[in-house]
The prediction has a mean pLDDT of 79. This is a predicted structure of a 92-nucleotide RNA (c-di-GMP-I riboswitch aptamer). The sequence was found by an Rfam model in a public genome assembly.
RNA sequence: UUUAAUAUUUGGCAAACUUAUUGAAAAGUAAGGACGCAAAGCUUUAGAGUCUAAACUUGAUUCUGCAUCAAGCAUGACCGUCAGUUGCAAAU
Numbered sequence: 001u002u003u004a005a006u007a008u009u010u011g012g013c014a015a016a017c018u019u020a021u022u023g024a025a026a027a028g029u030a031a032g033g034a035c036g037c038a039a040a041g042c043u044u045u046a047g048a049g050u051c052u053a054a055a056c057u058u059g060a061u062u063c064u065g066c067a068u069c070a071a072g073c074a075u076g077a078c079c080g081u082c083a084g085u086u087g088c089a090a091a092u
Base pairs, nucleotide, nucleotide: 012037013036017032018031019030020029021028022027035080041085042084043083047082048081049078050077051076056072057071058070059069060068061067
């Protein structure tokens, strides 16, 4: 793309991974790609939980200055971890 069948939706989103890019990182964005999802829509300004630790603080090492290592800490991140909230279809 065509044909056939069925019959009120023939559709939606997009994991891992790859490439590019932003970021200190977690992770995000775009393209490709589909593991899956009836809310895998929205919300961190209803909440919980998880992840990261640049900066900052403390300690150690040190040539006592830089620097390195460790610990703490979100104001950072995750809505495909719960949760809050909204919506579509069918039947009764």